[in-house]
RNA sequence: AUCUUAUCAAGAGCGCGGGGAGAGUUCUGGCUUUAUGAUCCGCCGACAACCUAUUCCGGUGAAAACCAAAGAACAAGGUGCCACAUCCAGCCUCUUUGAGAGGAAAGAUGAAUC
Repeated sequence: AUCUUAUCAAGAGCGCGGGGAGAGUUCUGGCUUUAUGAUCCGCCGACAACCUAUUCCGGUGAAAACCAAAGAACAAGGUGCCACAUCCAGCCUCUUUGAGAGGAAAGAUGAAUC
C1' cells in the first nucleotide's frame, strides 16, 4: 500500500503527564462535544478475543513425542480499543406518508499478501 477476507447497535478511567484549539475518517447537512483543557501523544489501568503461544478435544505412536481442520479454555505475547450505533444521514430497494426496515458505498480494526 491495491486486492482478498472476518467483524463493526455489546464492552471498557470524570485516571496522571504533555500540549493548547477546535474535534468526532474525506465532503455536505445535522447533532453532540471542547479553555471546568477536548481531538492528539505518552504512562498506568480496564475492555475484548482477530493472530501467536499453552492446555483440552481429535489423529498417529509401545512410549517419548509428532501432526492438526473445526471447536473449547486461557489472556502470557502481537495488535486493537476505552463519549454520543462507524454519533446520524447522503446511494438503492421495500413498506408507508410520521417515518421505518433491509442492502450497498465509504470508513475503521485484525488476518493474509506485496
SAM riboswitch aptamer (S box leader) from Candidatus Joergenseniibacteriota, 114 nucleotides, folded computationally. Rfam family: SAM riboswitch aptamer (S box leader). Gene Ontology term of the family: regulation of gene expression. Model confidence (mean pLDDT): 82 of 100.